[in-house]
RNA sequence: ACUAGCUCAGUCAGUAGAGCAAGAGACUCUUAAUCUCUGAGUUAUGGGUUCAAGCCCAUGU
Numbered sequence: 001a002c003u004a005g006c007u008c009a010g011u012c013a014g015u016a017g018a019g020c021a022a023g024a025g026a027c028u029c030u031u032a033a034u035c036u037c038u039g040a041g042u043u044a045u046g047g048g049u050u051c052a053a054g055c056c057c058a059u060g061u
Stems, first nucleotide, its partner, number of pairs: 001061002005020004014051001022038005044059005
């Protein structure tokens, strides 16, 4: 340090997000580019505190 397929945000705990990628549509003779939309999460695993975990502990990598 570990959060979406990848790279990473997430303030004092209150419905978990962005970019890229993927899928669909528009545009185009076609591809690409551009634009619009959509899906995708056991927040490494197991416990603990709490009404509520992104907190704490152990373990793993």